[in-house]
RNA sequence: ACAUUGACGUCGGGAGAACCACUCAUCUGGUGCCGAAGGAGCAACCGCCUCGGAAACUCUCAGGCCAACGGACCGAUGUUGAUAC
Numbered sequence: 001a002c003a004u005u006g007a008c009g010u011c012g013g014g015a016g017a018a019c020c021a022c023u024c025a026u027c028u029g030g031u032g033c034c035g036a037a038g039g040a041g042c043a044a045c046c047g048c049c050u051c052g053g054a055a056a057c058u059c060u061c062a063g064g065c066c067a068a069c070g071g072a073c074c075g076a077u078g079u080u081g082a083u084a085c
Base pairs, nucleotide, nucleotide: 003083004082005081006080007079008078009077010076011075012074013073018031019030020029021028032065033064034063038061039059040058041057045053046052047051
């Protein structure tokens, strides 16, 4: 100087699904619904293969169903660590 990558911070983007009753109300009750926090299950596949890892698939425990907040994930950037040249 340059590349890849882990963790964390900041900024930007970021989906789905609701009605009824009651109420000042977003609370409460009933019924229904959604998957992209987290969690669980199956599994292609991967590895150092008696074992371990593993999806945005499945479930819907948790969470959510105006907005806001949150939000997997994506991009930019900063700090720090690792690896290679």
Model confidence (mean pLDDT): 77 of 100.
A computed fold for an 85-nucleotide RNA from Octadecabacter sp., annotated as Glycine riboswitch aptamer.
Of the family's consensus pairs, 85% are formed in the model.
Rfam family: Glycine riboswitch aptamer. Rfam's curators write: This family represents the bacterial glycine riboswitch.
The sequence was found by an Rfam model in a public genome assembly.